[in-house]
C1' cells in the first nucleotide's frame, strides 16, 4: 500500500429481506437456608466505535474516518 473481517450492557455474544435494542454470565434487592452455595422472583445497566448521507423510520443500506485481527505485496 491492496483485499477481507470484527467493533452492540462490566464480560462473552445474538439481533440484516430497515419497523419498540436482547440473551447468558456478572452486579443490586428480595424469597428459600441456622448461614453460605445452588435455585426462584424482581431490578439497574448500552441508543449499537466516530462523523455524514439515504429514508416516514437505520444496529441493519451508502460514504469517509478510527481501533484491532487475517491474507497478499
Nucleotide at each position: 500500500c491492496a483485499g477481507g473481517g470484527u467493533g452492540u450492557a462490566g464480560c462473552u455474544c445474538a439481533g440484516u429481506a430497515g419497523g419498540c435494542a436482547g440473551a447468558g454470565c456478572g452486579c443490586g434487592c428480595g424469597g428459600c437456608u441456622u448461614g453460605g452455595g445452588a435455585c426462584c422472583g424482581c431490578g439497574a445497566g448500552g441508543c449499537c466505535g466516530g462523523a455524514g448521507g439515504u429514508u416516514c423510520g437505520a444496529a441493519u443500506c451508502c460514504u469517509c474516518c478510527u481501533a484491532c485481527c487475517c491474507u497478499g505485496a
Predicted 3D model of a 73-nucleotide RNA (transfer RNA) from a marine sediment metagenome. Its Rfam family is "tRNA". It is annotated as a transfer RNA. Gene Ontology term of the family: triplet codon-amino acid adaptor activity. Its mean pLDDT, the model's own confidence on a scale to 100, is 80. The sequence is in RNAcentral, with records from MGnify.